Small-subunit ribosomal RNA, central domain from an uncultured bacterium, 346 nucleotides, folded computationally. RNAcentral holds the full RNA, with entries from ENA.
Context: one part of a larger RNA
């Protein structure tokens, strides 16, 4: 490097935006770089190949022929890929009329519940478990009223519902603010896919500074249980959990399935839902879920949301361990990420 993988077998980048570069819609015309053919020149001998001939034969040597698939000029051709003009509207974007939506960020605002505090009635237990006890209660607990405090999370509505690129979003109202879709066809006229780097955003946990603390709960302490129990069950409980700013930058970051676009009319699709929309009665276009064919698979299964049939771009993977480790480089207060071998061994 062909070649051949990447849903579960080794492997799809955590997502997006985007830069080089790849690789691109229709139609006229022109070039002629790629591409196609012919000429001329040169591709030294030798060597291989082929066909003769010499050495008793081979090997080895003569000796002619094809070959040297290559360069270099120089002439045609113009389909297809490149260049250039010109022109369109199915890609792409914009207007304009809508409806949906836990999409984001800021602010205010609510009950309902736990916990604490204070008062009131009230007596002797409460609490927990398999069973107990450590725990809390005569300093008056638990249960109950009534008042207050403070913090976090929003029951029911909730729905293989919806929204967002992906983490991931859920009380009500306000504000600013992105995105998709559905109708119309006014503008643009190829402005378009991918996307190495780079940029940005990325759960939980973790780290820095400074609130804040109501639950809940690593660590810890203490009761159990056991042979023993650094556990699993109880009763506490402190970082954290929440909030401002900054860092971390990793996940079974998962659909373990990378984006784009056409096809699946002919032979090929079909049933049953769900959102939201125009429109008007059963059909369109967009999403969202099952279930069954052709296919495709190793198979279970996938199946118009393909893991079918194809085409363009990227990312990866090449037997198990060593090992996502060791050097080194980068980042990072750190923890650590990220990049990633070899000896050896099977």
């Nucleotide at each position: 490097c062909u070649g051949g993988g990447c849903g579960u077998a080794a492997a799809g980048g955590a997502u997006g935006c985007g830069u080089a570069g790849g690789u691109g819609g229709a139609u006229a015309u022109u070039u002629a770089a790629g591409u196609g053919g012919g000429a001329u020149g040169u591709g030294a001998a030798a060597u291989c190949c082929c066909c003769g001939g010499g050495c008793u034969c081979a090997a080895c040597c003569c000796g002619g022929g094809a070959a040297c698939u290559g360069c270099a000029u120089u002439c045609c051709a113009a389909a297809c890929u490149g260049g250039g003009u010109a022109u369109c509207u199915a890609g792409a974007g914009u207007g304009c009329a809508g409806g949906a939506g836990a999409g984001g960020a800021a602010a205010g605002c609510g009950g309902a519940a736990u916990u604490c505090c204070u008062a009131g009635u009230g007596u002797a237990g409460c609490g927990g478990u398999g069973a107990a006890a450590u725990g809390c209660g005569u300093a008056g607990a638990u249960a109950u009223u009534a008042g207050g405090a403070g913090g976090a999370a929003c029951a029911c509505c909730a729905g293989u519902g919806g929204c967002g690129a992906a983490g991931g979003c859920g009380g009500c109202u306000u504000u600013c603010u992105g995105g998709a879709c559905u109708g119309u066809a006014a503008c643009u006229g190829a402005c378009a896919c991918u996307g190495a780097g780079g940029c940005a955003u990325g759960a939980a946990a973790g780290c820095g500074u400074g609130g804040g603390g109501a639950u809940c709960a690593a660590a810890c302490a203490g009761g159990a249980u056991u042979a023993g129990a650094u556990a699993c069950c109880c009763u506490g409980g402190u970082a954290g959990u929440c909030c401002a700013c900054g860092c971390c930058c990793u996940a079974a970051a998962c659909g373990a399935u990378g984006g784009a676009u056409a096809c699946u009319c002919g032979a090929c699709a079909u049933a049953c839902g769900c959102g939201a929309u125009a429109c008007a009665c059963u059909g369109u276009g967009u999403g969202u879920g099952u279930c069954u064919g052709a296919g495709c698979g190793a198979a279970a299964g996938c199946a118009u949301u393909a893991a079918g049939u194809a085409u363009c771009c990227c990312a990866c993977c090449u037997g198990g361990g060593a090992a996502g480790u060791a050097c080194g480089a980068u980042c990072g207060c750190a923890a650590g990420a990220u990049u990633g071998a070899a000896a050896c061994u099977c």